[in-house]
Model confidence (mean pLDDT): 81 of 100. This is a predicted structure of a 74-nucleotide RNA (transfer RNA) from an uncultured Actinomycetes bacterium. It matches the Rfam family "tRNA". Rfam links the family to the GO term triplet codon-amino acid adaptor activity. The family's RNA type in Rfam is transfer RNA. It was read from a public genome assembly.

RNA sequence: GCACCUGUAGCUCAGUUGGUUAGAGCGCACGCUUCACACGCGUGAGGUCCCCAGUUCGAGUCUGGGCAGGUGCA
Numbered sequence: 001g002c003a004c005c006u007g008u009a010g011c012u013c014a015g016u017u018g019g020u021u022a023g024a025g026c027g028c029a030c031g032c033u034u035c036a037c038a039c040g041c042g043u044g045a046g047g048u049c050c051c052c053a054g055u056u057c058g059a060g061u062c063u064g065g066g067c068a069g070g071u072g073c074a
Stems, first nucleotide, its partner, number of pairs: 001073007010026004019057001028044005050066005
């Protein structure tokens, strides 16, 4: 330099043919339980879905361009 893949919560990820609640597990906070801690149970917070633009009535999802990471080739 070229091709391909990936980017969604603090971490690991799901997200169906584009359709209306943006989710799960772990973690975190609070409460219950305990003499106390852990375990367990309950509740809650936490997201401009990497960035910019486009298509569309409607985009996490499709298109183009960037950025970052990975794999392969040179």